Annotation
Model confidence (mean pLDDT): 84 of 100. A computed fold for a 71-nucleotide RNA from a Candidatus Anderseniibacteriota bacterium, annotated as transfer RNA.
RNA sequence: GCCACCUUAGCUCAGGGGUAGAGCACCUCACUCGUAACGAGAAGACGUGAGUUCGAUUCUCACAGGUGGCU
Numbered sequence: 001g002c003c004a005c006c007u008u009a010g011c012u013c014a015g016g017g018g019u020a021g022a023g024c025a026c027c028u029c030a031c032u033c034g035u036a037a038c039g040a041g042a043a044g045a046c047g048u049g050a051g052u053u054c055g056a057u058u059c060u061c062a063c064a065g066g067u068g069g070c071u
Base pairs, nucleotide, nucleotide: 001070002069003068004067005066006065007064010024011023012022013021018054027041028040029039047063048062049061050060051059
């Protein structure tokens, strides 16, 4: 220098046009003599900027970051 892939919650991952989900973690409540476990509930996220569309996390482009390959 070229090519491909990835970027979603604190962490690990689903979801790829129409209200964004799970597990663990965190918080509250309940239970207990107390703690853990178990149970109920709450909060929390689509890398950035444009384009297409009635509507974009999803499709397209650029940029940023990361991973791998080639030279």
The RNAcentral record of the sequence draws on ENA. Its Rfam family is "tRNA".